A computed fold for a 98-nucleotide RNA from a Planctomycetaceae bacterium, annotated as Bacterial small signal recognition particle RNA.

[in-house]
RNA sequence: CGCUGCCCCCAAUUGCGGUGGGGCCGUGUGAACCAGGUCAGGUCCUAACGGAAGCAGCCUUAAGCAUUGGUUCUCAGGUGCAUGCGGGGGUAGCGUUC
Numbered sequence: 001c002g003c004u005g006c007c008c009c010c011a012a013u014u015g016c017g018g019u020g021g022g023g024c025c026g027u028g029u030g031a032a033c034c035a036g037g038u039c040a041g042g043u044c045c046u047a048a049c050g051g052a053a054g055c056a057g058c059c060u061u062a063a064g065c066a067u068u069g070g071u072u073c074u075c076a077g078g079u080g081c082a083u084g085c086g087g088g089g090g091u092a093g094c095g096u097u098c
Base pairs, nucleotide, nucleotide: 001095002094003093004092005091006090007089008088009087010086014082015081016080017079019076020075021074022073023071024070025069026067027066028065029064035060036059037058038057043052044051045050
């Protein structure tokens, strides 16, 4: 140095998980007036019968906020395990060269 094995290190790649952020879903909450519905009281129209608009309240929701939750969506890494293209080192046997 080569061949055949064994061991160690780095490590491409792939797979299965995990953590955090974002999106979406669910749930809760959520509008004095510039959302909707219903509109007590009161106001207006009418000779009257009856109408009209409509504050508060209540209900439903929008944006937003929150969330013990869900997600084969997305992003990130000093994330766990396995795999180990390839690279490096050690060693046994055999052979070869100096």
Annotation
It matches the Rfam family "Bacterial small signal recognition particle RNA". From the family's description: The signal recognition particle (SRP) is a universally conserved ribonucleoprotein involved in the co-translational targeting of proteins to membranes. By type it is a non-coding RNA gene. The sequence was found by an Rfam model in a public genome assembly. The prediction has a mean pLDDT of 84.